Context: one part of a larger RNA
RNA sequence: CUGGGCGUAAAGGGUGUGUAGGCGGAAUGGUCAGCUAGAGGUGAAAGCCCGGGGCUCAACCCCGGAACGGCUUUUAGAACUGCCAUUCUAGAGAGGGUCAGAGGCUAGCGGAAUUCCUGGUGUAGAGGUGAAAUUCGUAGAUAUCAGGAGGAACACCGGCGGCGUAAGCGGCUGGCUGGGGCCACUCUGACGCUGAGGCACGAAAGCGUGGGGAGCAAACAGGAUUAGAUACCCUGGUAGUCCACGCCGUAAACGAUGGAUACUAGAUGUCUGGGGGAAUCGACCCCCCCGGGUGUCGCAGCUAACGCGUUAAGUAUCCCGCCUGGGAAGUACGGUCGCAAGACUAAAACUC
Numbered sequence: 001c002u003g004g005g006c007g008u009a010a011a012g013g014g015u016g017u018g019u020a021g022g023c024g025g026a027a028u029g030g031u032c033a034g035c036u037a038g039a040g041g042u043g044a045a046a047g048c049c050c051g052g053g054g055c056u057c058a059a060c061c062c063c064g065g066a067a068c069g070g071c072u073u074u075u076a077g078a079a080c081u082g083c084c085a086u087u088c089u090a091g092a093g094a095g096g097g098u099c100a101g102a103g104g105c106u107a108g109c110g111g112a113a114u115u116c117c118u119g120g121u122g123u124a125g126a127g128g129u130g131a132a133a134u135u136c137g138u139a140g141a142u143a144u145c146a147g148g149a150g151g152a153a154c155a156c157c158g159g160c161g162g163c164g165u166a167a168g169c170g171g172c173u174g175g176c177u178g179g180g181g182c183c184a185c186u187c188u189g190a191c192g193c194u195g196a197g198g199c200a201c202g203a204a205a206g207c208g209u210g211g212g213g214a215g216c217a218a219a220c221a222g223g224a225u226u227a228g229a230u231a232c233c234c235u236g237g238u239a240g241u242c243c244a245c246g247c248c249g250u251a252a253a254c255g256a257u258g259g260a261u262a263c264u265a266g267a268u269g270u271c272u273g274g275g276g277g278a279a280u281c282g283a284c285c286c287c288c289c290c291g292g293g294u295g296u297c298g299c300a301g302c303u304a305a306c307g308c309g310u311u312a313a314g315u316a317u318c319c320c321g322c323c324u325g326g327g328a329a330g331u332a333c334g335g336u337c338g339c340a341a342g343a344c345u346a347a348a349a350c351u352c
Stems, first nucleotide, its partner, number of pairs: 004323003007306002012320001014201004021194003025088007033081002035077008049065006091191001092188004096183004103177007110154001115149007125136002162169002206247006215241002220236004258319006266297012301308002325352003334345004
């Protein structure tokens, strides 16, 4: 390579957007590049293969055949693919109405709590633990009341609820803004799917500059525990956690499950649209139906099993990424990127 695979055995890229490329709905006509059939040319000889023969056999040699996977010319065909032209609306998109939402950015506001400060009351303890001690406190702590400062996070609602491509998003109000669902029609007319590179986004930690700093808390210090205790427990505590701007680009970035489309029993919960029914003064509640999400169970089928099962790991097609025994190793070297930390790409010797 072929073949086989990628939920858990090795293997789905963290996510999107999109270039090249690959693939692509329905109808009619044309063309004949691919395709099919016939014919011609070429495909040297030797060799390989088959049949026969010659050296006593064999190797070796000779004769004949087949084959030489292929290329090319020509004639014909027109279903399929391609190409050209015209047309269509079922894919896709646009317009209209309507709806839900912690989707994003930004400004302002609010209350509870912790800490600190000031003042009042008040007195000997407080704190902490398995038990203690370090620690705080007669210079008045802890407790309690009033006032003030400041930072961070938003109890209840809150929900196998919602939104977002993923990372992620939760007090309230305003401003700006992205996406999505449903309903009935109108319009465009395949405008689509995927996507090597590229580009953008990307938790936490970390880095740079400047701010901020209440609580928490790597490092660090002390107290305990212990044989020891560079830990677990306790008292402190600095980076950091927060903000602005700029880097980093990783993760058990997980559904450990790439995207798109079609098809293949059902049952049940929930969220959100639309329609209908019953009831009602009406709305709500309740029942049924049609869509879109999100869960649970389950037939067929699949699976090594576990399990998956219309949100597939079923049945198929298209495109991308990835795997090929364990270790050495996601390492060395080289290259690219980065301020650095390091990231990405990625071996071999050797060994079992």